The RNA shown here (transfer RNA) has 72 nucleotides and comes from a Pseudomonadota bacterium. The RNAcentral record of the sequence draws on ENA. The source organism's lineage runs through Bacteria, Pseudomonadati and Pseudomonadota. The prediction has a mean pLDDT of 84.
Parts: sequence; C1' cells; structure tokens
RNA sequence: GCGGGAGUAGUUCAGUGGUAGAACACGGGCUUCCCAAGCCCGGGGUCGCGGGUUCGAAACCCGUCUCCCGCU
Repeated sequence: GCGGGAGUAGUUCAGUGGUAGAACACGGGCUUCCCAAGCCCGGGGUCGCGGGUUCGAAACCCGUCUCCCGCU
C1' cells in the first nucleotide's frame, strides 16, 4: 500500500429501511435473624465520527478514525 471483518447501555452481544433491545452489572423493593440466591420494579444510548440517499437510516452509499485477520 491492497483486501476482508469488527465498532450499538458500564461489560458481552442482538437488531439487514418504520418508536433502540437482551443478559450480566448498577439502584430500589419483596423474601431472610443477617448475607447470598431467587422474584418484581427502575435508571442508563447524539448506534465510532462527518457527509449523502430516502417521507423515514443503527441498517443502504461515500469519506474518515480505531482494533483484528490476510496479502504485498
């Protein structure tokens, strides 16, 4: 330098054009003599960044940044 993959909640990930989700973690409650476990509820997101397409973009297109793999 070229090609491919990944980037979404604190963490691990889902979501292939129509209101952003799960698990764990975190906060509260129930239960218990206490703790853990279990059950219920809740908070938390400019979807890496900048543009474009579209009535509508996490998703499609272009550029760019970071990480991983391969080629040279």